[in-house]
Context: one part of a larger RNA
RNA sequence: UGACGGGGACCCGCACAAGCGGUGGGGCAUGUGGUUUAAUUCGACGCAACGCGAAGAACCUUACCUAGGCUAGAAUGCCUCUGACAACCCCUUAAUAGGGGCCUCCCGGGUAAAACCGGGCAGAGUGCAAGGUGCUGCAUGGCUGUCGUCAGCUCGUGUCGUGAGAUGUUGGGUUAAGUCCCGCAACGAGCGCAACCCUUAUCAACAGUUGCCAUCAUUAAGUUGGGAACUCUGUUGAGACUGCCGUUGACAAAACGGAGGAAGGUGGGGAUGACGUCAAGUCCUCAUGGCCUUUAUGCUUAGGGCUACACACGUGCUACAAUGGCAAGUACAAAGCGCUGCGAACCAGCAAUGGGGAGCCAAUCGCAAAAAGCUUGUCUCAGUUCGGAUUGCACUCUGCAACUCGAGUGCAUGAAGUUGGAAUCGCUAGUAAUCGCAGAUCAGCAUGCUGCGGUGAAUACGUUCCCGGGUCUUGUACA
Numbered sequence: 001u002g003a004c005g006g007g008g009a010c011c012c013g014c015a016c017a018a019g020c021g022g023u024g025g026g027g028c029a030u031g032u033g034g035u036u037u038a039a040u041u042c043g044a045c046g047c048a049a050c051g052c053g054a055a056g057a058a059c060c061u062u063a064c065c066u067a068g069g070c071u072a073g074a075a076u077g078c079c080u081c082u083g084a085c086a087a088c089c090c091c092u093u094a095a096u097a098g099g100g101g102c103c104u105c106c107c108g109g110g111u112a113a114a115a116c117c118g119g120g121c122a123g124a125g126u127g128c129a130a131g132g133u134g135c136u137g138c139a140u141g142g143c144u145g146u147c148g149u150c151a152g153c154u155c156g157u158g159u160c161g162u163g164a165g166a167u168g169u170u171g172g173g174u175u176a177a178g179u180c181c182c183g184c185a186a187c188g189a190g191c192g193c194a195a196c197c198c199u200u201a202u203c204a205a206c207a208g209u210u211g212c213c214a215u216c217a218u219u220a221a222g223u224u225g226g227g228a229a230c231u232c233u234g235u236u237g238a239g240a241c242u243g244c245c246g247u248u249g250a251c252a253a254a255a256c257g258g259a260g261g262a263a264g265g266u267g268g269g270g271a272u273g274a275c276g277u278c279a280a281g282u283c284c285u286c287a288u289g290g291c292c293u294u295u296a297u298g299c300u301u302a303g304g305g306c307u308a309c310a311c312a313c314g315u316g317c318u319a320c321a322a323u324g325g326c327a328a329g330u331a332c333a334a335a336g337c338g339c340u341g342c343g344a345a346c347c348a349g350c351a352a353u354g355g356g357g358a359g360c361c362a363a364u365c366g367c368a369a370a371a372a373g374c375u376u377g378u379c380u381c382a383g384u385u386c387g388g389a390u391u392g393c394a395c396u397c398u399g400c401a402a403c404u405c406g407a408g409u410g411c412a413u414g415a416a417g418u419u420g421g422a423a424u425c426g427c428u429a430g431u432a433a434u435c436g437c438a439g440a441u442c443a444g445c446a447u448g449c450u451g452c453g454g455u456g457a458a459u460a461c462g463u464u465c466c467c468g469g470g471u472c473u474u475g476u477a478c479a
Stems, first nucleotide, its partner, number of pairs: 001479002003476003007473007015463002019427005026318008034309002042053002064304007077128002079125005088101004105120005131293002134291003140287002142282003145278001147276001152191006158167003171182003197270004202238007212227002216225002241264001244258005320420001324379007336367003341360002346355003386417001391412007433455007
């Protein structure tokens, strides 16, 4: 100087407390461990691995296994030679491969036409080389997590100390903040904080189509004429700064209360992550040193596996019901996406879906039905009209192909489960809880993920205690 203490002082955080809802019990989904297997590819392991890489494993993907095949190779550069080769069709094979048919180079310049020159394509030769999701993340770059959006981390000059170092950065207040003020052997400065950026909340101006409809006509309907007010969309501005008033305060910084205001003290949300820590993660995104491999640890084809199943754990979905289930009727979003696409009306079907093909490169058309809600009826506390697992049969769709191993529909079946031990998690407001909608990936496949809106709470006395963090101080046989 740090680190540590079941030392001290001060402060903060859904850290506790006060509340609300869960997990832990059931069924299923999904990830992991374990076991099994020819293979169940690999990585990730306290917080910070475990719905993680994977924004989507039937084939492909795919790295694994079994079997077959290739060896200048699936792809690339250079050199030499040839002019065909490939595609397509047929046979064969599990398939690639193999055999046969077909075909007998192409483009530009040049020339009367060639020769010739340049480029391309294919094959052959030759090797320099190529290839490796093989090893090492403890050789590395890059990227990322984490402490932590915590308020810290440093430097120059000066001063003090023999020196390591100290000072500044400590102290008194204050703040979300090393934020600001005052003081001070310090005076300044940098990276962080804040602000500048995006979005949301209010208003104005401008602009009115595909959007809007107050007034006037009109219609089944903003449908049509018309209108430019309103909504909305979009661009440009305004607006919030402790600016104003009062009290407290050290005549400070600031705090508290008030006014005005759509908004009040960082208005709400996002992006933004200092010096560093964990030899944290990644050689399987990519790049890369070294090592290993080169008729194989490379490449390729088919089938299988990654989907196994005495079990254990994590994360979720769905329930155990009446604040509910079922049936009928009826209302209100936002944000997205659409040409290899979204696909309306209408028709068929109990339905999944099929037929159909209008319109739309979309404020115009479509996906699209929002759901919870509201109204009416029914069920009457039961393993039930709760719950839907499991299983059987019959279908639908995608796709060469749904056996291993997809999703959906109908009928039948109707399991466990009556609110969950110890323990443990999230959340302070348009939040929790609850309800649906969309998107990426994607032929098909979501209870996951990322967004969007609808309905919409309870509680916070407080900081004694638990956990984590910051500052000062003290002790130390630790570095």
Molecule: small-subunit ribosomal RNA, 3' major domain
Organism: uncultured bacterium